Predicted 3D model of a 74-nucleotide RNA (transfer RNA) from a Candidatus Parcubacteria bacterium.

Formats: sequence, structure tokens, C1' cells
RNA sequence: GGGCGGUUAGCUCAGUUGGUUAGAGCGCAUCCUUGACGUGGAUGAGGUCACAGGUUCGAAUCCUGUACCGCCCA
Repeated sequence: GGGCGGUUAGCUCAGUUGGUUAGAGCGCAUCCUUGACGUGGAUGAGGUCACAGGUUCGAAUCCUGUACCGCCCA
């Protein structure tokens, strides 16, 4: 330098061909349960969907560029 894949909550990840509220598990906070801790249960907080631009009535999802990570080729 070229090719491919990836980037979504604190962590690990899902998101079916563009459509109505962006989700799960773990973790965190509060409450219930306990003599206490743990377990269990309930409720809740937490996200500019890597960044910028484009297409569209509408983009996490499509297109282009950039950044970063991984693999392969040279």
C1' cells in the first nucleotide's frame, strides 16, 4: 500500500429486507425478603448506535469519506 470483518448502555452482545418506544444478560441504585450477608423478587437510572457528509417522508440499518481495532496479501 491492497483486501476482508468489526465499532450499539460500565462490560459481553442481539437488532430478520429502512418504519412507530433501541433491547438482552451481567453490573449499578433504591425498595421488599433476612438477625445480618448472600440468594430471590420489584422498580429505576444509564445510549448523540465511532465521527462527518449524502440518499429518503423516514437511517443503528443504504451510499461515500475519515478514525480506531482485528485478520489476510504484498
The prediction has a mean pLDDT of 81. Its Rfam family is "tRNA". About the family: Transfer RNA (tRNA) molecules are approximately 80 nucleotides in length. Rfam classes the family as a transfer RNA. The source organism's lineage runs through Bacteria, Bacteria candidate phyla and Candidatus Parcubacteria. It was read from a public genome assembly.